RNA sequence: AAAGAUGAGAGUUUGAUCCUGGCUCAGAACGAACGCUGGCGGCAGGCUUAACACAUGCAAGUUGAACGGGAGUGUUUAGUAGCUUGCUAUUAGACAUGAGAGUAGCGCACUGGUGAGUAACACGUGGGGACAUGCCUUCUGAUGGGGGACAACAAGGGGAAACCUUUGCUAAUACCGCAUAAGCCCUGAGGGGGAAAGGAGUAAUCCGUCGGAAGAUUGGCCCGCGUUAGAUUAGGUAGUUGGUGGGGUAAAGGCCUACCAAGCCGACGAUCUAUAGCUGGUCUGAGAGGACGAACAGCCACAUUGGAACUGAGACACGGUCCAGACUCCUACGGGAGGCAGCAGUGAGGAAUAUUGGGCAAUGGAGGGAACUCUGACCCAGCCAUGCCGCGUGAGUGAGAAGGUCUUCGGAUUGUAAAGCUCUUUUGUGCAGGAAGAUGAUGACAGUACUGCAAGAAGAAGCACCGGCAAACUUCGUGCCAGCAGCCGCGGUAAUACGAAGGGUGCGAGCGUUGUUCGGAAUUACUGGGCGUAAAGGGUGAGUAGGCGGUUUAGUAAGAUAGCGGUGAAAUACCUAGGCUUAACUUAGGAAUUGCCGUUAUGACUAUUGAGCUAGAGUGACAGAGAGGAUAUUGGAAUACCCAGUGUAGAGGUGAAAUUCGUAGAUAUUGGGUAGAACACCGGUGGCGAAGGCGAGUAUCUGGCUGUAGACUGACGCUGAGGCACGAAAGCAUGGGGAUCAAACAGGAUUAGAUACCCUGGUAGUCCAUGCUGUAAACGAUGAAUGCUAGUUGUUGGAGGAGUAUCGGUGACGAAGCAAACGCGAUAAGCAUUCCGCCUGGGGAGUACGGCCGCAAGGUUAAAACUCAAAGGAAUUGACGGGGACCCGCACAAGCGGUGGAGCAUGUGGUUUAAUUCGAUGCAACGCGAAGAACCUUACCAACUCUUGACAUCCUUAUUGAGGAGGGCAGAGAUGCCUUCUGUCAGUUCGGCUGGAUAAGUGACAGAUGCUGCAUGCCUGUCGUCAGCUCGUGUCGUGAGAUGUUGGGUUAAGUCCCGCAACGAGCGCAACCCCUGCUACCAGUUGCCAUCAAGUUAUGUUGGGCACUCAGGUAGGACUGCCGGUGACAAGCCGGAGGAAGGUGGGGAUGACGUCAAGUCAUCAUGGCUCUUACGAGUUGGGCUACACACGUGCUACAAUGGCGAUUACAGAGGGGAGCGAAGAUGUGAAUUGGAGCAAAUCUUGAAAAAUCGUCUAAGUUCAGAUUGUACUCUGCAACUCGAGUACAUGAAGUUGGAAUCGCUAGUAAUCGCGGAUCAGCAUGCCGCGGUGAAUACGUUCCCGGGUCUUGUACACACCGCCCGUCACGCCAUGGGAGUUUGUUCUGCCUGACGGCGUUGAGGUAACCUGUAAGGGGGCCUGGCGACCACGGUAGGGUAAGCGACUGGGGCGAAGUCGUAACAAGGUAGCCGUAGGGGAACCUGCGGCUGGAUCACCUCCUUU
Repeated sequence: AAAGAUGAGAGUUUGAUCCUGGCUCAGAACGAACGCUGGCGGCAGGCUUAACACAUGCAAGUUGAACGGGAGUGUUUAGUAGCUUGCUAUUAGACAUGAGAGUAGCGCACUGGUGAGUAACACGUGGGGACAUGCCUUCUGAUGGGGGACAACAAGGGGAAACCUUUGCUAAUACCGCAUAAGCCCUGAGGGGGAAAGGAGUAAUCCGUCGGAAGAUUGGCCCGCGUUAGAUUAGGUAGUUGGUGGGGUAAAGGCCUACCAAGCCGACGAUCUAUAGCUGGUCUGAGAGGACGAACAGCCACAUUGGAACUGAGACACGGUCCAGACUCCUACGGGAGGCAGCAGUGAGGAAUAUUGGGCAAUGGAGGGAACUCUGACCCAGCCAUGCCGCGUGAGUGAGAAGGUCUUCGGAUUGUAAAGCUCUUUUGUGCAGGAAGAUGAUGACAGUACUGCAAGAAGAAGCACCGGCAAACUUCGUGCCAGCAGCCGCGGUAAUACGAAGGGUGCGAGCGUUGUUCGGAAUUACUGGGCGUAAAGGGUGAGUAGGCGGUUUAGUAAGAUAGCGGUGAAAUACCUAGGCUUAACUUAGGAAUUGCCGUUAUGACUAUUGAGCUAGAGUGACAGAGAGGAUAUUGGAAUACCCAGUGUAGAGGUGAAAUUCGUAGAUAUUGGGUAGAACACCGGUGGCGAAGGCGAGUAUCUGGCUGUAGACUGACGCUGAGGCACGAAAGCAUGGGGAUCAAACAGGAUUAGAUACCCUGGUAGUCCAUGCUGUAAACGAUGAAUGCUAGUUGUUGGAGGAGUAUCGGUGACGAAGCAAACGCGAUAAGCAUUCCGCCUGGGGAGUACGGCCGCAAGGUUAAAACUCAAAGGAAUUGACGGGGACCCGCACAAGCGGUGGAGCAUGUGGUUUAAUUCGAUGCAACGCGAAGAACCUUACCAACUCUUGACAUCCUUAUUGAGGAGGGCAGAGAUGCCUUCUGUCAGUUCGGCUGGAUAAGUGACAGAUGCUGCAUGCCUGUCGUCAGCUCGUGUCGUGAGAUGUUGGGUUAAGUCCCGCAACGAGCGCAACCCCUGCUACCAGUUGCCAUCAAGUUAUGUUGGGCACUCAGGUAGGACUGCCGGUGACAAGCCGGAGGAAGGUGGGGAUGACGUCAAGUCAUCAUGGCUCUUACGAGUUGGGCUACACACGUGCUACAAUGGCGAUUACAGAGGGGAGCGAAGAUGUGAAUUGGAGCAAAUCUUGAAAAAUCGUCUAAGUUCAGAUUGUACUCUGCAACUCGAGUACAUGAAGUUGGAAUCGCUAGUAAUCGCGGAUCAGCAUGCCGCGGUGAAUACGUUCCCGGGUCUUGUACACACCGCCCGUCACGCCAUGGGAGUUUGUUCUGCCUGACGGCGUUGAGGUAACCUGUAAGGGGGCCUGGCGACCACGGUAGGGUAAGCGACUGGGGCGAAGUCGUAACAAGGUAGCCGUAGGGGAACCUGCGGCUGGAUCACCUCCUUU
């Protein structure tokens, strides 16, 4: 010098956003366990469960220097006997040693274990004084003289044993008197009392013993403070609280006892219940905190359960005693023995925790003078990856090997990784040496640590993860299965999420999982949160305890601040050094220990005491306003009823009706009467009240409020747990009253039903009095009080003469600020202070149980199990509304014509079938794919065939033709066999050499109209030719987003103009393109023909011409350009002129961003899957054409605007070579024959039809044409199933079509015919063309669709949305429950072991006293008695838990039933309280709220 220096977030509610809020994750830790794996060493740790039961061994002994003794052994001496003459045996003595047992001393109260109990002076910390203290230290004084026993032992007795017992002997540092007493103790102050032990040694001396004083140590006791949860535990307590006397203890004390008093504890939480050993500390955390209390250390408690004492310095004693209980063991059945929560170990329990090891060498302990003995304390070793720490499993070089995996087939990756070559030896192995631990001796560990040498890469890598959080990606398998999952969530055929593999990432002798704790979590907020709408302000008030409190001054010093002192054990953590090779570990010194106690100082602040002040508060004076309250009384309008009159057929009621009333006279109207309730206008975001609430007038009583002046008191104040009072409506009780209205109820309607909404009635109730209830959306969803902080403007009450400024209330807008936003904004949700109440995810649930209150209904207080990952607030964009405003569209309306009825055609559904192939299915499928199914097509069915294949590429071999046209046989044909004719490629190096072709073979492969349009591309439909959809920059907003794009006008249009925090731009609109309508110009053939000429029966037929028509090309023209009006001096609109055309002239093409997982794998393409002698290919026949039926789209009709017959004009646009086909001829006709002309403004189709005239005369017809018969025509290989047409005959339904529904706004509808594609043939369909040619539109209320703005929303898969309740089924937890079982606790009573205490002294009795003695005394013991008391018993309570027939609700559960309550005005606005009713959501009454849409009115504000 250092020991102060620190804080990370993420996922998940939504279409998206911000907020609130929970859930989850990443970190660290562990006495851990489990799974997979496992080389070494060091240091630590190791029954958290059954304080469950324990076999076996050990864990407390020691002292012979306290004592009596002493088996035995050894040496030796002297005998005796045997004899082998130095050996054995034996007797006696001496010496030495000495087991086991006993007396006695000290120890056994330490050490070691465990945490059951204990919420307590148990523990922690700091104090106190009324105590004891063996061994130890110091000092002091003594240690004299006696006595009697009892064990052991001996001899008996009993018993299975344990053990007991009788008699006799004996020692002591055992026991007992006597003497002495410096201290000591007691005292009535005179006095009285009380000790001792000796031993060892030759000795010196040493070890002891007794009394006293002091110290040290240890212990006992008392006190302040701290020390878990529950109030659904609120009262507890009789020795209880205190006193006095006595007793008791080492010691204070109700510690005990007698008496006296009636106290004591408690909301600052007593008592009770549950849980728990406490602490130093440990883990975590930035800290404050939170959780824990293994190991180590301090304290406490316990020792099989309960009780008790004895001994002792110390125990009410883990390895002592006694008693009682349970259990285990022995037993001869009489009786005994035992206590591992000591160390090992066993069983049991459990997810789970070690050796029946070595040693006293070290440290420590007991005894001893010592040697020494004992010591499962301890030191070591063993087992276990249980943790922390360290090391290793090799290093260098080395190509891109093989194998694996993937692949776009090129390659990439595993990967310098391996092999190979070179090198090293930590560790391990072998051999050798070999410690420290030991100040002299002694080493369990241990031949250990360590050191040296040798050989040799040799023996040593796994685990989890790879969708996001969170580092790391591919392939295959599987197919909502199997499975995963911490949260969100993955898996239904292309899974980075399951399983496997390859690869990768992380950690590494470990890695994951599980469990637990803290953190993140500011998610209990002291540091550091909130309460208008998210959870949360008590319904309101006065006020108790408590908390907080104006101003001046003086004192005190409790708080506070500072200094100093004591303590805060050690260890731990921190700092600095040191020791093990390093580290972990460990040693030393420091700092720290934020606390408690003492002391000194300060006097600002809080507090306290005293004295003052007037700004807070209050009193008095003078005025004022008011639906403030209570009582009494009075009034008019209206309703209902009653009486009477007038009067007649209806009234009433509704969306429409009916029930109902009325000819017995209603309704209406007039007059009169009765009754009860409520008070129009005034009336007002006006007034009053604490809130609930209060509304006619008058009187009486009464509470509060405001203003002005400033007389008085002098902080008297604010808030307010508990308690108290008030408290709408409904409801309850009793008694009145009862007009209206009206739950329940009845009837009528509505409806699928209608326990409702609507209607007609109607009872409680509504009203009064007296009690009760005590709740509401009791709301400003905003507690009370005080101060401070811009303004503007209404209104109400004061003051003032007025201008004006001001005080008290009540509204609106708004600055700063606040807020998640909405919004609040002097009446705060701003800035501050004080006090109270309340919240902590959603559901379960404001429920259950318990308590309190209530007559009841019920209120209040108020959980848990279980379950979900959300629930919620505000705002945003959409979508939607049986919300609003504006606008558009053949959307409605106004019209015209249809469909729906008939027959037929055609498509679909259904049914049938061997097959009736497949697809399309509201609009936006259904004359659709299909612009044309007899075969083919064809995909379907049956039968028969083929298998490298009907089709493509490659390889091998062969051939050199292939092919075409025929014939024969078999066959249904494909096909097979035979045969005739025709035919002989190109190049060439002349070689079947090359190419081509053909055949055969082989395998790669072909092939599939098989599946998935929900894997896709392309294409298409639809909203919709609707006017919209977006972007850049800027601005606003925390943000999603907004603005622009809204607004005022206008338009077909987001078209244009104006305004504007926007300015611009893009895709759409419009225009550019095509057709058509007018004109001009250019060039005229196949077109045309005015003029000229020629010719014909006739015709532009010919010459000629290009004027006209026409077709082709190029231009022009239309732009609101002009005028008037209107509008805002705009955009535009209206009218007009001119013009072929007028306001986009008409028509077409053109389809924004997107929506519908819309349609299409069967046009085609394509991923994946599937089939491969078949799901491929071929052939014949059949089917797609079926037919009780239903629907769509059409055709033809039902007739006279028509049919039939006759006559006769005028089109446009197309087509034509395997074609169109003329003239002519034949046939009644379809058609046939014919073959001119024409690849077309030339020829041809080709005739247009409706038109006009005549006839028919209202009928199933001269309408209509189905159906059927006969005979034909045409196409085609072939018309049976199954084509079209013709002629003759037949002549069905149908007489204008129910509910409903479709198209169309002008050359349109309607009507008429013509053409084309496909096509051999086949159209009523489709695509085109022209002819004739209308009616109507007042208008936007309504239906449908769309656009813009706005509003509500619980919707976002977006209303085909969301969502509620009963019922049914399954599972789960839970309440009640007759009872039953167990625990715990209390009270009363009974019983009363052991034990100590008290008492007694029958019996017994060595020491002392007395006596010569016998004996006696004193004392003691056994016994008896008494109170106390453990266990136990009994009766009754409290409390906790388990089970429980049955029963209540609750939660959860892909596709159950009934309805549709809520969300939009949710179709009756919703909700709150209360009451009644109902299958259910719910309905209705009364009062309240807006957290109700819409419209109107009123008031206020803002701007000008």
A computed fold for a 1504-nucleotide RNA from an uncultured Alphaproteobacteria bacterium, annotated as small-subunit ribosomal RNA. The coordinates come from a structure-prediction model, not an experiment, and the mean pLDDT is 84. Its Rfam family is "Bacterial small subunit ribosomal RNA". Gene Ontology terms of the family: ribosome and structural constituent of ribosome.